This is a predicted structure of a 396-nucleotide RNA (Bacterial RNase P class A) from an Anaerolineae bacterium.
The model forms 97% of the base pairs in the Rfam consensus.
Taxonomically the source falls in Anaerolineae (Bacteria, Bacillati, Chloroflexota).
A source record names the gene rnpB.
Its Rfam family is "Bacterial RNase P class A". From the family's description: Ribonuclease P (RNase P) is a ubiquitous endoribonuclease, found in archaea, bacteria and eukarya as well as chloroplasts and mitochondria. Rfam links the family to the GO terms tRNA processing, ribonuclease P activity and dimeric ribonuclease P complex. Rfam classes the family as a ribozyme.
The prediction has a mean pLDDT of 77.
[in-house]
């Protein structure tokens, strides 16, 4: 100097004019609650002050806080996660490590439990054949025949060589054989069973034994372990106002009693995903509830002072995610739903020119707006600042 990997910050600045939303203060006029006064409250006008959209506010993919379902018990089914150890309120997130894969490397990715022998299933095409496998080209000896370096036919042995394929019976070398083959042997690889060492662990290293050597796919169904009640701020509460109900279905016996009524067992229904058990409440013709038709309401307030798993600064502990301590701060609350328009200057990027000091014209400045809130993930994206690390070239 060039090319990369990885982390953090920021998200145009200044000034002027006009205009927004919330809260608060002061002043003024009027109005409702009551006939008057006063007070309180709501609204209106003027002026002042404070605060006022994001790093993703987006997607709604995860996890929660919070709210409701009387409680939210047990199980099936369903769904989710899936190496180890930590962080966290929790997670499918984050951190560190292990193993596997990619890259020269810094680093990045992982869908990472299961000798698939618990069972079922798939492997197209090509190929003889795709999981106890049929031999295409072939190798070997035997029998018969012929035009006898050989060829043809028949039965048999072989899968070592070639070919096909993503993958075809572990690899190299040998022994052996008619020809071969883990048939046997040495070494290597994989697998299984053990010993020792390191590590909290996942795992790693090393040694011994065993011919065990018939695959791959679970991101196929599945098996195993763990987790999960449902719905969601349009949750849910309060106030005011208003109406109109009608039809159908619908679950029983026994005992006491003159009746009214009471009791026992049984049955029916409701309880926010589906089913079962349990349980609570209601009802059994004076009928719970379900269903059909019809009527009224859609206004205001709270939820939302957002005091929060809150933000900022410093110190300590930890490889780190993060934790602890001290100090400071309060940083939007709308409900057709709030910061927009204009002007000037500056900044940054790009184009052209350059005497390399700079100059000229005038192009561009993104993605994008809270709606209960928080922790993550994913996606979009202009310009800038900055830390660490890797590789290459050159110079010293």
């Nucleotide at each position: 100097c060039g090319a990369g990997c990885u982390g953090g910050c920021c998200u145009g600045g200044c000034a002027g004019c006009c205009g927004c939303g919330u809260u608060u203060c002061a002043c003024g006029a009027c109005u409702g609650g009551c006939c008057c006064u006063g007070u309180c409250u709501g609204g209106c006008g003027u002026g002042g002050a404070a605060c006022g959209a994001g790093g993703a506010a987006a997607g709604u993919c995860c996890g929660g806080a919070c709210u409701c379902c009387a409680c939210a018990g047990g199980g099936c089914a369903u769904g989710g996660u899936g190496c180890u150890g930590g962080c966290u309120a929790a997670c499918g997130g984050c951190c560190a490590g292990g193993c596997g894969g990619g890259g020269u490397g810094a680093c990045c990715c992982g869908a990472c439990g299961g000798c698939a022998c618990a069972g079922u299933g798939c492997c197209a095409c090509a190929g003889a054949a795709a999981g106890g496998a049929c031999a295409c080209c072939g190798c070997c000896g035997c029998g018969c025949g012929g035009c006898u370096a050989c060829c043809g036919c028949g039965a048999g042995g072989c899968a070592a060589g070639g070919g096909u394929g993503a993958a075809a019976u572990g690899g190299u070398g040998g022994u052996g054989u008619a020809a071969g083959a883990g048939a046997c042997c040495a070494c290597c690889g994989g697998c299984g069973a053990g010993g020792c060492g390191g590590g909290c662990a996942a795992c790693c290293g090393u040694c011994u034994c065993g011919g065990c050597c018939a695959g791959g796919c679970a991101a196929a169904c599945c098996c195993c372990a763990c987790c999960a009640g449902g719905a969601g701020c349009a949750a849910g509460g309060c106030c005011a106002a208003g109406c109109a109900g009608g039809g159908g279905c619908g679950a029983g016996u026994c005992c006491c009693g003159a009746c009214a009524g009471g009791g026992a067992c049984a049955g029916g229904g409701a309880g926010c995903g589906g089913c079962c058990c349990g349980u609570u409440c209601c009802c059994u013709c004076u009928g719970a509830g379900c269903u059909c038709c019809g009527g009224g309401u859609a206004g205001g307030c709270c939820g939302c002072g957002c005091c929060g798993a809150g933000g900022c600064g410093c110190g300590c502990g930890g490889c780190g995610a993060c934790g602890c301590g001290c100090g400071c701060c309060c940083c939007a609350g709308a409900u057709a739903g709030u910061u927009g328009g204009c002007u000037g200057c500056c900044g940054c990027c790009g184009u052209c020119c350059u005497u390399c000091g700079g100059g000229a014209a005038g192009g561009g400045c993104a993605c994008a707006g809270a709606a209960u809130c928080c922790g993550g993930c994913u996606u979009a994206g202009c310009a800038g600042c900055u830390g660490g690390c890797u590789c290459g070239a050159g110079c010293g």